[in-house]
RNA sequence: GUAGGUGAACGAGCGAUCGCUGGCGUGCCGGCCACUUCGGUUUGGCACGCGGGAGGAAAGUCCGAGCUCCGCAGGGCAAGGUGCCGGGUAACGCCCGGUGAGGGUGACCUCGAGGAAAGUGCCACAGAAAACAAACCGCCGGCGUGCCGCGAGGCCCCACCGGUAAGGGUGAAAAGGUGGAGUAAGAGACCACCGCACGCUCGGUAACGAGCGUGGCACGGCAAACCCCACUUGGAGCAAGGCCAUGUAGGGAGGCGAAGUGCGGCUGACGUCGCACGAGAGGGCUGCCCGCCCGAGCCUCCGGGUAGGCUGCUCGAGGCACGCGGUAACGCGCGCCCUAGAGGAAUGAUCGCGAUCGAGGAAGGGGCGACCCGACCUCGAUACAGAACUCGGCUUAUGAGCACCUGCGACC
Numbered sequence: 001g002u003a004g005g006u007g008a009a010c011g012a013g014c015g016a017u018c019g020c021u022g023g024c025g026u027g028c029c030g031g032c033c034a035c036u037u038c039g040g041u042u043u044g045g046c047a048c049g050c051g052g053g054a055g056g057a058a059a060g061u062c063c064g065a066g067c068u069c070c071g072c073a074g075g076g077c078a079a080g081g082u083g084c085c086g087g088g089u090a091a092c093g094c095c096c097g098g099u100g101a102g103g104g105u106g107a108c109c110u111c112g113a114g115g116a117a118a119g120u121g122c123c124a125c126a127g128a129a130a131a132c133a134a135a136c137c138g139c140c141g142g143c144g145u146g147c148c149g150c151g152a153g154g155c156c157c158c159a160c161c162g163g164u165a166a167g168g169g170u171g172a173a174a175a176g177g178u179g180g181a182g183u184a185a186g187a188g189a190c191c192a193c194c195g196c197a198c199g200c201u202c203g204g205u206a207a208c209g210a211g212c213g214u215g216g217c218a219c220g221g222c223a224a225a226c227c228c229c230a231c232u233u234g235g236a237g238c239a240a241g242g243c244c245a246u247g248u249a250g251g252g253a254g255g256c257g258a259a260g261u262g263c264g265g266c267u268g269a270c271g272u273c274g275c276a277c278g279a280g281a282g283g284g285c286u287g288c289c290c291g292c293c294c295g296a297g298c299c300u301c302c303g304g305g306u307a308g309g310c311u312g313c314u315c316g317a318g319g320c321a322c323g324c325g326g327u328a329a330c331g332c333g334c335g336c337c338c339u340a341g342a343g344g345a346a347u348g349a350u351c352g353c354g355a356u357c358g359a360g361g362a363a364g365g366g367g368c369g370a371c372c373c374g375a376c377c378u379c380g381a382u383a384c385a386g387a388a389c390u391c392g393g394c395u396u397a398u399g400a401g402c403a404c405c406u407g408c409g410a411c412c
Stems, first nucleotide, its partner, number of pairs: 001408007010399001013353006020053002023050007030042004055384001059395002062393005067237004074290004079233005084098005099113001100111004114228002119226002121222003136168002138164005144158001146155003176194005195217001196215008241311004251302006260277007282294004318337003322333004355382007364373003
């Protein structure tokens, strides 16, 4: 100088003018109540003052929760989620640290990380053969019905028989790899090392690692195929839910229902209230079953009315600084702070000065050198993108700078 890797933070400033919105305070107008006077209340409106007003992702709606309702959330099945070890957290599929595997020259990055000897299934095409799975080309041996020879006999081009899986081919993958010795030619059939399985010792909380020994040891891969194993999971969701007001047609059709008994109180009686027993259409436990609960009027279809206002709605597993513990994630202590709450949806516009980056120029300066700094001038650009109950994560989109680390080149 250049090309990469990782990390944390930021996401753009200042001033002026006009404008928007919510909170608090004061005053005025209006409504209602009260009234001798002083006044009280407030859905509404106006003026003034003070303070506040989008994000690191607000996006995706993928996870986890807080909160609300259902509700004895009880048991079982189904269905779903996670999947190496240890730790963090309210919790998580997240984060931190580690182990193992894979990628990269490296700094570093990624992980689909339990089980294939419980069972089932798949591995297209190509290839001889794709898992209790093999002989296409080949290599070796024999031999005649083959060939040569007058014959004895010889040969292995062809056919046939036998041995073989080391060499070649096909493929993503082919009966462990390299080397040796041995063989007719070969082969863990044998040997050494590596790999694999088992055992022991040592280190580590553990995943796992190292060493030693024994054994020729195998029947490949895929579970992000079904499945098995371990752990785990009520459901629905702020359009949850609560309050107030208004209004229609308590309309029409069909279906299913109760069973009462006893005791006591009230009543002139009809009847009504309470307790116990009994019976029960329908409903609830948001997939099914069991079980349990509510229960006298319900269920289905057609038709009609309303969909307005208030609340939930922002003080939180909150933020910032400092100290301590911890490799870290994070935890603890103490102090300070309150930082949007809209309701078709507000935070904008203009001007001036600046900031950063890019391109060009540049007075001058530094260095042995390769090269570097540079006041100032001109031009251009400034990304992704907007809360809607709240929070912890992940994923995706995106701008410029800073710090550290790695590779390459040049100079000395």

This is a predicted structure of a 412-nucleotide RNA (Bacterial RNase P class A) from a Polyangiaceae bacterium. Model confidence (mean pLDDT): 76 of 100. Its Rfam family is "Bacterial RNase P class A". By type it is a ribozyme. The organism belongs to Polyangiaceae, within Bacteria. The sequence was found by an Rfam model in a public genome assembly.